[in-house]
Context: one part of a larger RNA
RNA sequence: GCAGGCGACUAUGGGCAAUGGCUUGGUUAAGGGAAUUACUGAAGCCGUAGUGAAAGUGAGUCUUCAUAGGGAAAUUGUAACUGCUUAUGGACCUGAACCUGUGUGAUCUAUCCAUGACCAGGAUAAAUCUUGGGUGAAACUAAGUGGAGGUCCAAACGGACUGAUGUUAAAAUAUCAGCGGAUGAGUUAUGGUUAGGGGUGAAAUGCCACUCGAACCUAGAGCUAGCAGGUUUUCCCCAAAAUACUUUGAGGCGCAGUAGUUGACUAGACAUCUAGGGUGAAACACUAUUUUGGUGCGGGACUCGAGAGCGGUACCAAAUCGAGGCAAACUCUGAAUACUAGGUAUGGCCUUAAAAAUAGGGGUCAAAGUCAGCUAGUGAGAUAAUGGGGGAUAAGCUUCAUCAUCAAGGGGGAAAUAACCCGUAUCACCAGCUAAGGACCUUAAAUGAUUGCUCAGUGAUAAAUGAGGUAGGGUUCCAAAUAUAGCCAGGAUGUUUGCCUAGAAGCAGCCAUCCUUGAAAGAGCGCUUAAUAGCUUACUGAUCGAGUGCUCUUGCGUCGAAGAUGAAUGGGGUUACGCGAUCUGCCAAAGCUAUGGAGUGUAAAAAUAUAUAGGUAGGGGUGCGUUCCUCCUUAGAGAGAAGUCUCCGCGCGAGUGGUGGUGGAUAAAGCGGAAUUGAGAAUAUCGGC
Numbered sequence: 001g002c003a004g005g006c007g008a009c010u011a012u013g014g015g016c017a018a019u020g021g022c023u024u025g026g027u028u029a030a031g032g033g034a035a036u037u038a039c040u041g042a043a044g045c046c047g048u049a050g051u052g053a054a055a056g057u058g059a060g061u062c063u064u065c066a067u068a069g070g071g072a073a074a075u076u077g078u079a080a081c082u083g084c085u086u087a088u089g090g091a092c093c094u095g096a097a098c099c100u101g102u103g104u105g106a107u108c109u110a111u112c113c114a115u116g117a118c119c120a121g122g123a124u125a126a127a128u129c130u131u132g133g134g135u136g137a138a139a140c141u142a143a144g145u146g147g148a149g150g151u152c153c154a155a156a157c158g159g160a161c162u163g164a165u166g167u168u169a170a171a172a173u174a175u176c177a178g179c180g181g182a183u184g185a186g187u188u189a190u191g192g193u194u195a196g197g198g199g200u201g202a203a204a205u206g207c208c209a210c211u212c213g214a215a216c217c218u219a220g221a222g223c224u225a226g227c228a229g230g231u232u233u234u235c236c237c238c239a240a241a242a243u244a245c246u247u248u249g250a251g252g253c254g255c256a257g258u259a260g261u262u263g264a265c266u267a268g269a270c271a272u273c274u275a276g277g278g279u280g281a282a283a284c285a286c287u288a289u290u291u292u293g294g295u296g297c298g299g300g301a302c303u304c305g306a307g308a309g310c311g312g313u314a315c316c317a318a319a320u321c322g323a324g325g326c327a328a329a330c331u332c333u334g335a336a337u338a339c340u341a342g343g344u345a346u347g348g349c350c351u352u353a354a355a356a357a358u359a360g361g362g363g364u365c366a367a368a369g370u371c372a373g374c375u376a377g378u379g380a381g382a383u384a385a386u387g388g389g390g391g392a393u394a395a396g397c398u399u400c401a402u403c404a405u406c407a408a409g410g411g412g413g414a415a416a417u418a419a420c421c422c423g424u425a426u427c428a429c430c431a432g433c434u435a436a437g438g439a440c441c442u443u444a445a446a447u448g449a450u451u452g453c454u455c456a457g458u459g460a461u462a463a464a465u466g467a468g469g470u471a472g473g474g475u476u477c478c479a480a481a482u483a484u485a486g487c488c489a490g491g492a493u494g495u496u497u498g499c500c501u502a503g504a505a506g507c508a509g510c511c512a513u514c515c516u517u518g519a520a521a522g523a524g525c526g527c528u529u530a531a532u533a534g535c536u537u538a539c540u541g542a543u544c545g546a547g548u549g550c551u552c553u554u555g556c557g558u559c560g561a562a563g564a565u566g567a568a569u570g571g572g573g574u575u576a577c578g579c580g581a582u583c584u585g586c587c588a589a590a591g592c593u594a595u596g597g598a599g600u601g602u603a604a605a606a607a608u609a610u611a612u613a614g615g616u617a618g619g620g621g622u623g624c625g626u627u628c629c630u631c632c633u634u635a636g637a638g639a640g641a642a643g644u645c646u647c648c649g650c651g652c653g654a655g656u657g658g659u660g661g662u663g664g665a666u667a668a669a670g671c672g673g674a675a676u677u678g679a680g681a682a683u684a685u686c687g688g689c
């Protein structure tokens, strides 16, 4: 790992409900008897009257001065059985770490005690002693002798610093290569001592039999677990919550809300009318804030004065007036929705019913609400849109409110994609119509129609900003008295104006900016020169011959545009198969319809009518099967039982009937009863492979 066994809601009381029994109220308990069901047993319990704290009183009673008012009452079965639930117990099963009691351990290991054992070889050379020198004697000194030491090097022995190997190992701590101690606080054998709230410890919370912040065995003990996992057959109906409040409460309870089920009651929903509020907006009448102008109390510069004070100011500025802003905690005002209260009226379908009707009559149906009984789950929510707070008008952020979806929702669309769009799956169907979304190919359906735009592969990602992109719309200047652009010609005089300056002549700079001739020509627009000169321009004429400029604005495009594996309108590809507007058919879902089947609610005698059936937690209802038993029979069975294998039927399903093999001796059905009653899950458990 696999298949097969085994494996989890039990008992006794209370409450409620269903069912049948009795209701001349119901019923026995222990015990007896019996051996199953009887029968006996009336003690007791419930009910038959309430009320008051009670004495008590009684269809009344209590309160009270009160028969004024008020409170509860003026009624009601019971014993079984089944189901749900609750209390008590281990209480659906499995699972701790712990705590306590009685004991067992020092053959491992820690210390200690007793008796023993062991430590190759080499090196170093302390004290002492001897002799010589030395001294008054010593000290001292030299050479020998000697063999000390938690001395040195290095085996046995004991240890364990580093690396590698090993890591389902050769080994539950090892191997290999190196390493530190090795006469000592050394190592070691045998026997013994100390015991768990303890011992021992050169002290690491170390060690005390692979167990140590408190050993092990056993008992309390099925400890407890607001935690985790698991909890076994069918079909049908309904169907949540993730919120408020309290909580040593926050992943748990309690109580409301929400669900189911049973019963009773109401008549509503939608619409319309009336009333209410102070939100959005708006406004500045208040409060707060704010820009500017006028007048300007008061204050501060300044002037005059010895001072008082007079004057005075492009300063600050109260108050007031004019103009203009602003507010969640401003309002002289004031919507739309939503909400609250009240009034009025009242729904769908069928039929009467015909050419038609919204009147009238009859029938039928769903949904909704309130109250009561019994009983659940939930109390981690998520996202989108809208109105707000926090944050950075950040977050797949956080926190409220309203609503939708997911959760508990499958189907179609968005390439894929819980929460977006469409729409809610009773079953069957090789029928039809539509929704969102689509129709060149992938890929079901017009390479449809009309009319514009776009050339960027924009479409198929983004801003400020930039641009004679392109198609429209508006105002306006100039223009056959010839515009705009081009080409030809002129563009002069006083004058080199004056000043300044080395020079300054239209053109370094300053002031002024006139006159004349003229069709026109600035005391000069730009380049240039040292300064002149030169080129050009404004301006004018000629030529040419029809539109030309400035500006505002709309649509679609363009630049701005950089990311990490290779690259993505989903891909191919596309000038439409892109974008805007208009119009037809068509495709497309588990939606709707057609046909057929079966279920549920209501009504009905039935036929039938009508409505309805997604579903997690959860509630309710109804069945199938297993083992054993009672009764009636035994339908059966070696002419082949159970079991087992295949095949054919029936039932929505759990299941069940039969044929044929195999098998070789038991066993089915019907009305009921009782349960160790259904397995795929629990790192379950048992054996097998």
Base pairs, nucleotide, nucleotide: 001689002688004686005685011088012087013086014085015084016083017082019080021078022077025046026045027044031040032039050057051056061071062070063069092230093229094228095227099220100219101218103216104215110194112192113191114190115189116188117187118186119184121153122152123151124149129144130143131142132141133140157181159179161178162177163176164175165174196212198208199207200206205214233623235621236620237619238618243256245254247252257378258377259375260374261373262372263371264370265369266368271344272343273342274341275340276339281333282331287327289325291323292322293321294320295319298316299315300313302311304309347365348364349363350362351361352360381406382405383404385402386401387400388399389398390397411422412421413420426597427596428595431593432592433591437587438586440572441571442570446584448583449582450581451580452579453578459574466558469556470555471554472553473552474551476549478547486543488541489540490539492516494514498510499509522537526535527534599612600611601610602609603608624678626675627674628673629672631670636666643662644661645660647658648657649656650655

Large-subunit ribosomal RNA, domain II from Capsicum baccatum, 689 nucleotides, folded computationally. Lineage of the source: Eukaryota > Gunneridae > Pentapetalae > Solanales > Capsicum.